[in-house]
RNA sequence: GCGACUUUAGCUCAGUGGUAGAGCAACUGUCUUACACGCAGUAGGUCGGGAGUUCGAAACUCUCAAGUCGUA
Numbered sequence: 001g002c003g004a005c006u007u008u009a010g011c012u013c014a015g016u017g018g019u020a021g022a023g024c025a026a027c028u029g030u031c032u033u034a035c036a037c038g039c040a041g042u043a044g045g046u047c048g049g050g051a052g053u054u055c056g057a058a059a060c061u062c063u064c065a066a067g068u069c070g071u072a
Base pairs, nucleotide, nucleotide: 001071002070003069004068005067006066007065010024011023012022013021018055026042027041028040029039030038048064049063050062051061052060
């Protein structure tokens, strides 16, 4: 340089055009002498940036950025 893949919550990941979710973590309550476990609940996201298509985009198209792998 070229090609492929990845980018969504603090972390690991779902979500293939119609309300953004799960597990773990965090916080609150309950439980306990206390901690842990268990149970109930709460908060946390402008879906990597920008533009386009569409009635409607995390998703489709273009571009930029970061990362991983392959290749010379």

A computed fold for a 72-nucleotide RNA from Guillardia theta, annotated as transfer RNA.
The prediction has a mean pLDDT of 83.
It matches the Rfam family "tRNA".
Lineage of the source: Eukaryota > Cryptophyceae > Pyrenomonadales > Geminigeraceae > Guillardia.